[in-house]
Context: one part of a larger RNA
RNA sequence: CGCAGGAAAUUUGCGAAGCUCUGACACUAGUACGAGAGGACCGUGUUGGACGAACCUCCGGUGCACGAGUUGUUACGCCAGUAGCAUAGCUCGGUAGCCGCGUUCGGAACGGAUAAGUGCUGAAAGCAUCUAAGCACGAAGCCGGCUUUAAGAUUAGAUUUCCACAGAGGGUCGUUGAAGAUGACAACGUUGAUAGGUUACAGGUGUACAACAGAGAUGUAAAGCCGAGUAAUACUAAUAGCCCGAAUG
Numbered sequence: 001c002g003c004a005g006g007a008a009a010u011u012u013g014c015g016a017a018g019c020u021c022u023g024a025c026a027c028u029a030g031u032a033c034g035a036g037a038g039g040a041c042c043g044u045g046u047u048g049g050a051c052g053a054a055c056c057u058c059c060g061g062u063g064c065a066c067g068a069g070u071u072g073u074u075a076c077g078c079c080a081g082u083a084g085c086a087u088a089g090c091u092c093g094g095u096a097g098c099c100g101c102g103u104u105c106g107g108a109a110c111g112g113a114u115a116a117g118u119g120c121u122g123a124a125a126g127c128a129u130c131u132a133a134g135c136a137c138g139a140a141g142c143c144g145g146c147u148u149u150a151a152g153a154u155u156a157g158a159u160u161u162c163c164a165c166a167g168a169g170g171g172u173c174g175u176u177g178a179a180g181a182u183g184a185c186a187a188c189g190u191u192g193a194u195a196g197g198u199u200a201c202a203g204g205u206g207u208a209c210a211a212c213a214g215a216g217a218u219g220u221a222a223a224g225c226c227g228a229g230u231a232a233u234a235c236u237a238a239u240a241g242c243c244c245g246a247a248u249g
Stems, first nucleotide, its partner, number of pairs: 001152001005163007015149004021049007033038001051106005059100004066093005071086006110144003117137004169244004173189005194237003197233005203226003211220003
């Protein structure tokens, strides 16, 4: 821009893409078969490998604005407590998130038409013959089935609701996000829990300064501190407004 008024939702599915793998073991059954040795088809179940998707409860990794320890040096007058620099100075842990080495799930079943092949009936050709007419089976393959997408499918589909000179709806703006390069998408904007703050809890670190007790370790102390987590709470910020918006016929 189009889809012959403008919108907001919900959809149909022409078509497209994806998936399509496979082992072992057990039962049937030491059965059928076979002199024995050996040893099944069919059917059923269990458990794996590789591959893929989603997720973070568990395990593990990371976690550069979390906690603690610690070396050198400089500074805050000193002690204490901190800060800067030294690869994040180094070391030990680690929430959320993101991940895999972790967890869960998947390939199917089933239906249709077939290939090679197997048949039934059956003539030409009094027989025979799966084929000539007719009929039935038959594969990880084909078409469906499963997942995703899909009306620019210009053949532009369908359904519902709303709107007309004051307006349906959209945008701008703001608070944001498991969304994101920017647009976009999604949530919210006081008729409000959208983010921050605060409080509580979960969780991390591991017991802060000072004081007291003790010879001391240590105790008072689940201490203190804390990013992203879960809730509650209008304290702060989302105010007010502005713009576009249905033409011609």